The part of an RNA shown here (large-subunit ribosomal RNA, domain V) has 583 nucleotides and comes from Granulicella rosea. Taxonomically the source falls in Granulicella (Bacteria, Pseudomonadati, Terriglobia, Terriglobales). It matches the Rfam family "Bacterial large subunit ribosomal RNA". Rfam links the family to the GO terms structural constituent of ribosome and ribosome. It was read from a public genome assembly.

Context: one part of a larger RNA
């Protein structure tokens, strides 16, 4: 150098398991609940199975008596109409007494006495004239007749997980007597009201991961690289409107501001005379405009107009701008002319679906309607503003499943803002003196151990923090060794350089690294190595089910809060390293 054998596990981002963490997916389960929308259930009323009476209070008819007052007027005149007579020994006028009703004067009407007369017409007063009779009107009583309503009573529906009998040696079911409830319960239709008990679903996006947070439509500017356009959780600000005059037209004028003068009057009110391209003003952000003004006023009006519109701008689409010019009707102007809102660019919402008006459309055999259509128009912080639904919130550590290294946590990688190291420059401190030693206010570089920023390999798996074991390298050197300066007297320091050969203790608390603290030592180094090693071990912490306490939270259930408990799998192919044998 070949080839074994016996071992050790550093590495093959070893093996195993389409990562369980983290995101996504208009995914799933299942849990909650004061999410939405159903629904059992429970509940209340109607009606129907469901019937009899009795009383009480109402409604309707009928039938019957009554009732009814302005002033005048005998005096309580409901309307109409008929009408010269009515009633009276079947007890008149009158007197006693109950009883209704009253406008307090009366008026119905009953019983009793008594025994022959009462009223009306006429008059008169009044809008209307009274006795009788008819049909009616307004309240009211009575009877009857139907129905409501509440009580209360029955028995024959119904009910009985009651007795006893029978099928029958049955505690079931059925029949039979009974007894005991009873138009209740119950059951069905209908309506409503609770209603996570049960269901089905929903519970946005963006985003330097992803929740919190913020934001979502439209205007101005600026980034925007001199046409237009252009991102970002770039930097600034606005708008969801307002005006009938703040619109149109004709005509006029000039605005801030100085500087002179002037009564009250002042730095500033109102006046006057000079300069005054714009610095005022514009309803409201900004920008671009505006003085011939678009800014300031008078006047007189409604074009803040109807039918349309060449032709362009913008634009993936839908939308959105601008128009000259004709037609009708109109405003102002002496007239040419201007006027289809506003100096401009913001002040907004598609479609369904409804509503209102009009209408020469339609009109399910025919005329009609109904309802459609079309022309105006009106209802959305549909604010997640191109707007899924009329109509919606959580929890998951008990979880699943499809994917992502398109996206977080470890670890690397890229950066070095933080971090640590060196170095320049020297105000100052060091009694004096910048540089023995400190060094401000800055400036240059290294390093890649911190905490961090990107998100570049890895989510069909790169196992995480401390110990334990065994380690390796760096040198910014703790210790030991050589030197220099020193504000080195000696000792003992301070500080700078050389310098990596060795060295760098034990315990006590805490899971700890790390700190504290004992007791030593020459010194008890700083850092790398996947925070150096878990196919080398442990498993105290952290990081799955289970339980608790505080807190939050209505709740399911959180919680970089505590707390107790919680399966660490692998027989080495190859590369590496140990030892060994053979050629």
């Nucleotide at each position: 150098c070949c080839c074994g054998c016996a071992g050790c596990u550093a590495g093959a981002c070893g093996a195993a398991a389409a990562g369980a963490c983290c995101c996504c997916g208009u995914g799933c389960a299942c849990c909650u609940u004061u999410a939405c929308u159903a629904u059992a259930c429970u509940u209340u009323u109607a009606c129907u199975a469901u019937g009899a009476g009795u009383u009480a209070c109402g409604g309707c008819a009928a039938u019957u008596g009554c009732u009814g007052c302005g002033c005048a007027g005998g005096a309580u005149a409901g309307g109409u109409g008929g009408g010269a007579g009515g009633c009276u020994u079947u007890g008149a006028u009158g007197c006693c007494g109950g009883a209704c009703u009253c406008u307090u004067g009366g008026g119905u009407u009953c019983g009793g006495u008594g025994g022959a007369g009462c009223c009306a017409a006429c008059g008169g007063u009044g809008a209307g004239a009274u006795a009788c009779c008819a049909c009616c009107c307004u309240g009211c009583g009575a009877u009857u007749g139907u129905u409501g309503u509440g009580a209360u009573u029955c028995u024959a529906a119904c009910c009985u997980g009651c007795u006893u009998c029978c099928c029958u040696g049955a505690u079931c079911g059925g029949g039979a007597a009974g007894a005991g409830g009873g138009a209740c319960a119950u059951a069905g239709u209908a309506a409503g009201a609770c209603g996570g008990g049960u269901a089905g679903u929903u519970u946005g996006a963006c985003u330097g991961g992803g929740g919190c947070g913020g934001u979502c439509g439209c205007c101005u500017c600026c980034u925007a690289a001199a046409u237009u356009g252009u991102a970002a959780c770039g930097g600034a600000g606005g708008c969801g409107c307002g005006c009938g005059a703040a619109g149109c037209u004709a005509c006029a004028c000039u605005c801030a501001g100085g500087c002179c003068g002037u009564u009250u009057g002042g730095a500033a009110a109102u006046c006057g005379g000079c300069c005054g391209u714009c610095g005022a003003g514009u309803g409201c952000a900004a920008a671009g405009g505006c003085a011939u003004a678009a800014g300031u006023g008078u006047g007189g009006u409604u074009a803040a107009c109807u039918g349309c519109g060449a032709g362009a701008c913008c634009u993936a689409c839908a939308a959105g701008u601008c128009g000259a010019g004709c037609a009708g009707a109109u405003g102002c102007g002496a007239a040419a002319g201007c006027a289809g809102g506003c100096c401009u660019u913001a002040g907004u919402g598609a479609u369904c679906c409804g509503g209102u008006g009009g209408u020469u459309c339609u009109g399910u055999a025919u005329g009609g309607a109904a309802g459609g259509g079309c022309c105006a128009u009106c209802g959305c912080u549909c604010a997640a503003c191109g707007g899924a639904u009329a109509a919606a919130a959580g929890g998951u550590a008990c979880g699943c499943c499809g994917g992502g290294g398109a996206u977080a946590a470890c670890a690397g990688g890229c950066u070095g803002a933080u971090c640590g190291a060196a170095g320049c420059c020297a105000a100052g401190a060091g009694u004096u003196c910048a540089u023995a030693u400190c060094g401000a206010c800055g400036c240059u570089u290294c390093g890649g151990u911190u905490u961090g920023g990107c998100a570049c390999c890895u989510c069909g798996a790169u196992g995480u923090c401390g110990g334990c074991u065994c380690a390796u390298c760096a040198c910014a050197u703790c210790c030991u060794g050589g030197a220099g300066c020193u504000g080195u007297a000696g000792a003992a320091g301070g500080u700078u350089c050389c310098a990596a050969g060795g060295g760098u203790u034990a315990g006590g608390c805490u899971g700890u690294u790390c700190g504290c603290c004992u007791a030593u030592u020459a010194a008890a180094g700083u850092g790398g190595u996947a925070c150096g090693u878990g196919a080398g071990c442990u498993g105290g912490g952290u990081u799955c089910a289970g339980a608790a306490c505080g807190u939050c939270g209505c709740g399911a259930g959180a919680c970089a809060g505590u707390u107790c408990g919680g399966u660490c799998u692998c027989u080495a192919u190859c590369u590496g390293c140990u030892g060994u044998g053979g050629g």